Predicted 3D model of a 536-nucleotide part of an RNA (large-subunit ribosomal RNA, domain I) from a Candidatus Shapirobacteria bacterium.
Its Rfam family is "Bacterial large subunit ribosomal RNA".
The RNAcentral record of the full RNA draws on ENA.

Context: one part of a larger RNA
Parts: sequence; structure tokens; C1' cells
RNA sequence: GCAAAUAGUGGAUGCCUUGGCGGUAAGAGUCGAAGAAGGACGCGGCAGACGGCGAUACUCGUCGGGUAGGUGUCUGCAACCUAUGAUCCGGCGGUUUCCGAAUGGGGCAACCCUUCCGAAGUUAAUUUCGGAAACCCCGCAUUUGCGGGGGGAUAACCUGGGGAACUGAAACAUCUUAGUACCCAGAGGAAAAGAAAAUAACCAUAAUUCCCUUAGUAGCGGUGAGCGAAAAGGGAGUAGCCCAAACCCCGACGUAACGUCGGGGGGUUGUAGGACUCUGAUAGUCUUGAGCUGAAAAAAUAGCCAAAAAGCCUGGAAAUGGCUUGCCAAAGAAGGUGAAAGCCCUGUAGGUGAAAUUUGAUUAAGUUUGAGCCAGAGCACCUGAGUACCACGGAACACGCAAAACUUCGUGGGAAUCUUCCGGGGCCAUCCGGAAAGGCUAAAUACUCUUGCUGACCGAUAGCGUAUAUUACCGUGAGGGAAAGGUGAAAAGAACCCCGGGAGGGGAGUGAAAUAGAACCUGAAACUAUUUGCUA
Repeated sequence: GCAAAUAGUGGAUGCCUUGGCGGUAAGAGUCGAAGAAGGACGCGGCAGACGGCGAUACUCGUCGGGUAGGUGUCUGCAACCUAUGAUCCGGCGGUUUCCGAAUGGGGCAACCCUUCCGAAGUUAAUUUCGGAAACCCCGCAUUUGCGGGGGGAUAACCUGGGGAACUGAAACAUCUUAGUACCCAGAGGAAAAGAAAAUAACCAUAAUUCCCUUAGUAGCGGUGAGCGAAAAGGGAGUAGCCCAAACCCCGACGUAACGUCGGGGGGUUGUAGGACUCUGAUAGUCUUGAGCUGAAAAAAUAGCCAAAAAGCCUGGAAAUGGCUUGCCAAAGAAGGUGAAAGCCCUGUAGGUGAAAUUUGAUUAAGUUUGAGCCAGAGCACCUGAGUACCACGGAACACGCAAAACUUCGUGGGAAUCUUCCGGGGCCAUCCGGAAAGGCUAAAUACUCUUGCUGACCGAUAGCGUAUAUUACCGUGAGGGAAAGGUGAAAAGAACCCCGGGAGGGGAGUGAAAUAGAACCUGAAACUAUUUGCUA
């Protein structure tokens, strides 16, 4: 040096799963000055951590469920509780220190200090306890007041206000990334949008939203990179309404005129409609708004009942395997049990159950009070103004200024009033469609902190960063951020003896097994050692 064997080291592999990941369905979609979310500090017989709780502190009351054990886990010992029903599960309540929007004032969060009212106590005080005292907005009062609301948190979804760059264009500036990320404000269980000054094209449709399609089409584009519709069609789901004004009435203020403001009636549209005047007709059911009262079924939050097997064999263990003979099944889902169980346990199919709270329910139903519904003629009173529109400069529309409409913002100018006005992608005519400059509106749609079910998802270098940890540790800080699973069926976790200071080991004992001995299942390789053999 080579080979084999035997050990060591090491922790791959196999098997396992307490933990994750995705899908789907359901539920819930808020909490908060009646002090939240989130924390600090405390509370146990001994009490370190986690979980629980709050000076009534591992808990209190009550109403239900439930049954023999219990005093949470790591994890024991002691002392107790419990058939006068504990522990435990559920409903409703009580208590709930201090910080925190934090709100009496202050402050380096969990601390310090004050005023007023009331109470306890004291000779008097110190002291203790309860309550009130922030700011902003609104209403009413007005001399300081009273009442109501707001503030903050929240995973994603939503609307609005602001708004990048890396990147791509194989460089780069228009462009792209992208109105994305991010910041701010606000709201809801959804939000937003929404009842044509629409689309269409000489035919017609009939609010909005979402999906499929149209279509990577028409277009836009240093006509580069790229960006990228709409109508029509098919579906989901459907719901329509209310003001302003003319005119009438009432009130207040002021009157030279008659006006301004408030309230009530009236009225709401394109085939124009309404007001006003006149004429005629019609009382019936139907539709519907608001106020008040206000169910039930069913469901959620604890539960309960729930069938059917014996013998032999092997074995440490089979009541699950093998053999023999049975049984149940509306139950042969699943998990557990000393190996693999329909008939052992928990369950499962199928039934059944609530004192209390919640959903159902802004409901049904009842009741009160409103609204809506006709025709003709005349008249020319009303129908949203610094608006529409134009110019200049921007933005947004798939559309980059373009032949650039439509929408929108800034500055300036600035109409018409139904014989009117707007649109149909420059503009004009004709034709067609509509009625801006006020408002509300469910559903179909988006999302998932939670729970159940599920998977040709993972199985400890995987799967979430975490089989738990936002920990240990790092950083002044924002922040970064791990590793780490497996004895055995059961601790039966090795009494006792020996060597040793101990660590450790040898006996003994337990166990089926101890080369399962806690550095514990299996135990690969690199690497190390010993023994033996070979080495021309």
C1' cells in the first nucleotide's frame, strides 16, 4: 500500500407525523370614549415558561348540558374538592390594575402631579375610595352651560387625492415599465356605477354591473418596442324613483315699488312634459312609500341514542394476522387499541335535543297615514347660467395633437330658452337619436382574519420564516433572522455491588429487543482505529 472482518465517527436513506400548502363550501363581514386593537405588570401551596385570568385575578353568579372523577400543559410532591353532582361544555351576566385614540395637567408608554364634588377615617391632618375635569363639529341655550357625534384599530377587496424608478426599446430622450409600487384621505359588507342631452344606422335597441365572444380585430405607435378598444351577439342578474322651477296658500322681515327668506300644496318630461283657463269623464280595484306594533317555521351556539364474535395457532403482544365456524349493515368514512379490527373503544349511517342568546327579522301579519292612474281645447308662464360653448394651456378617453370628435381641469371670453338646445369621431346640409348644467337606487361582481370538507399537495435541507419562533442571536435604529422532530407497547428510565474525584464503564436487574440506555428507530458514505491475510 491492497483486501477482508470487527468497531468508532457521521447522520444519508427508509418508515412515521404533531405542522404546513392549495382548492372548495359555509358563516361572518367589523371592534372602539359604556375606553378598542395591542401591550406592561400582576394572579397558583411550592410557580420558571406557555396558555388562562385581573386586586372578586388558574377565577365569581345564574340558566342549561353532562357524569365520576377533578385541582390547564411541560411535571411532580403536598394539601384539598366531588352523587347536597365537582372538574368539564354551552348561553347570559359580574369583575376587568396600569399603558395605549388615551381624553384633568405633564411625561423618557405601562410613570409623576393637580382642582372640584361625595364618602371612609382622624382631636386635627397625612391618607384611602367613588365621581367629574382634553380637543373638534352639530343642535339648543347663551355669562361660564346642557345634549349628541367624532378621534383610533382593521387581512384582502373598494373609491378618491398624489405618484416613481429600475426595466423594455438589445444605447436613449417621445414611448414602455404604469397610473403599477408607494404615500395620503374615506367608506362598506361589499364599494363604485346606474335609469340616456345613450347606442345605432334609415333596421332597431332600451339604466348600471359582471362573464363569454367580438379580437390580439378596428385602431394607436421614435408606425419602433409595444399599447389595444367598442357596437352587435350569447349569458348572470334585473327596478325603478325623488327634487329645482312655473302656479296657489301660510308665516317672518322690511315696504315708495313690492321684494327676500322659511314652511305647505303642486310638479318631474322628449310621441315633449308641467303650470294656468275652459270643457268632458271617472270611484274602483290594483301598485306602492312612510310611521307604529310585530310573529312563526327553520337554523347557529352544549348535547343524546346508535347494530353485530367466538374458539384454536404462532408470538413479548393478535379481542386486528393464520385456521374454523358465525353475526350486523340506511352503519364496510375515519382514528385508536402491545402487528393488519364492520362486530374492542371513539365514532359512522340513521334518528333526536335548548332554560338562554343570536339569525330568520328594517321580514310575514296587523294598524295609521300618504302617493300613483283619463281625454280634448286654449294660453305661451316654467323646465337646473358664469352653465353650455369658444380661445390658449393640460389631462383622460385603446387613441402619443393628430383630420381629433366626446369627457374633464386651469385662465380669459361668454349663449339660447321649445319656432329652443345637445349628439351621431374635423366641418356643413339633410336625416336620425336624445333633453346637459340637481339627487337617490337592491341584485348579478371583488375579497377572506375564521371554520368544515377535500387533494395523481409536502413529509423534517421538503412543506409556511416557524412540526412553531417573529424566538435565540445580530444591528444605535428602521430592520435582519436561524438551527432544532422519532427510546419503548408500557418508564418497566437500570434498585443493589464493583473501578473511578468525576465523566464514564463492568456486573446485576427491566424489557421481545439495551449494538432500543435517554448523545436513545433505521443507521449509508467520506473519515478513524484494531485484528488477520497478501505485498513479486
Annotation:
Model confidence (mean pLDDT): 81 of 100.